[in-house]
Molecule: Fluoride riboswitch aptamer (crcB RNA motif)
């Protein structure tokens, strides 16, 4: 230089922050769908709480 391995930080999981949990990656993981025309659901991977934004109803 290259290729593997381990071990440690850490990264991730379509739209914002924490907590807890589960999965995934070592430069990868990951970056939604449906469709050729434009349209669609969501702030979680999962539960919980907050903001943002929609809907109804009260005061």
């Nucleotide at each position: 230089a290259u290729c593997a391995g381990a071990c440690a930080c850490g990264g991730u999981g379509a739209u914002g922050g924490a907590g807890u949990u589960c999965g995934c990656c070592u430069u990868a993981a990951c970056c939604g769908c449906u469709g050729u025309a434009a349209g669609c659901u969501g702030a979680u991977g999962a539960c919980u709480c907050c903001u943002a934004c929609g809907a109804a109803u009260a005061a």